[in-house]
RNA sequence: CCGUGCUAGGCGGGGUGCUAGCGGUGCCCUGUACCCGCAAUCCGCUCUAGCGGGGCUGAAUUCCCUCUCGAGGGGUGACGGCCCGAGGUCAGCGCCUCGUGUGGAGGUGGUGAUGGGUUGGUCCCGUUGCGAUGAAGGCCCGUGAACCAGGUCAGGUCCGGAAGGAAGCAGCCUUAAGCGGUCACCUCCAGGCGCGACGGGAGUGCUGAGCCGGAGUCUCCAUAUGGCGGUCGCUCCUCGGGAACGGCUUCGAAAGAGGGUGCACGG
Numbered sequence: 001c002c003g004u005g006c007u008a009g010g011c012g013g014g015g016u017g018c019u020a021g022c023g024g025u026g027c028c029c030u031g032u033a034c035c036c037g038c039a040a041u042c043c044g045c046u047c048u049a050g051c052g053g054g055g056c057u058g059a060a061u062u063c064c065c066u067c068u069c070g071a072g073g074g075g076u077g078a079c080g081g082c083c084c085g086a087g088g089u090c091a092g093c094g095c096c097u098c099g100u101g102u103g104g105a106g107g108u109g110g111u112g113a114u115g116g117g118u119u120g121g122u123c124c125c126g127u128u129g130c131g132a133u134g135a136a137g138g139c140c141c142g143u144g145a146a147c148c149a150g151g152u153c154a155g156g157u158c159c160g161g162a163a164g165g166a167a168g169c170a171g172c173c174u175u176a177a178g179c180g181g182u183c184a185c186c187u188c189c190a191g192g193c194g195c196g197a198c199g200g201g202a203g204u205g206c207u208g209a210g211c212c213g214g215a216g217u218c219u220c221c222a223u224a225u226g227g228c229g230g231u232c233g234c235u236c237c238u239c240g241g242g243a244a245c246g247g248c249u250u251c252g253a254a255a256g257a258g259g260g261u262g263c264a265c266g267g
Stems, first nucleotide, its partner, number of pairs: 001267006009057003012030005020046005034054005063260006072251005079246002082242007091235003094231003097227012115212002118209005123201009133190002136187003140181004149174004157166003
C1' cells in the first nucleotide's frame, strides 16, 4: 500500500415546552437520514442520563473534533424607529379673519360712479280728526192707572115743580211713572281697532327725495403682500402606554474547509 473479516461508532439534527436535571411522545425550524412497543391529569432514566426487542452499515466522501458561514428559534426591547392617548407652545407651515395691489368673469355708471353733506319714511310716546266696534241714553213700537191722571161717561146718585144742570163709579179711548222690544237714525262715553294730521323722542339697520362733485364702483374667483388676532390641523416638545421592527444577547440545523481516529489475518 492492497484484499478479507470484525469492533467502536453511525442509521438525522436543532429550538421550544415539561423537568431537580437528561431524553422521548407534543409544537416549531431544517432536511430526507431503519422497524416494533411505552408515553402529557405523561413514559423511561440519573451527569454513564430514554427504556425494551430486532435489522442495516461500518474505519471512512459516511465516525469524532475544530473553524467559517448561517435557515430558524428563545430572551431583552433602556437606545433608534413605529402606533395610540394626554398635555404644551402659534416658533414654521396650513386654515379662518381685516386691508391693499394685480389678473380674470360678471353687474352697474355722463339718463351722473365712489365720496361728502341735507331732509324725510319705517320705530317709540303724547294729543287730535274721521271711521269701525262696543256700552248707555234718546227717538219709535207695544203694554200700562179700581180710587189719590185726562176725555166721554150707561146704570145709579144729587139739585130743580119742570125744562134742565152738577158731581161721578163701571166700561171704552188716550196717556204719566213703570215694564218689554228695536233694523236704521241721533247724542254721549270707552280703548290692546284702522287710516291720517300735529308735536316730541330715538336712530344699528332698511328705504325715498333732491344738493356738491365729475369717473369710477360693486360682487365672485385666482394670486401677491401687509396687520392685530384666532385655531393645535401638521411639523416640533414633554409625559404615559402598547405591539414588537432595527439593535443587543443567546441557542443553533443544513452547507463548506481543515484536522484526528481502531483490531485481526493474508499478500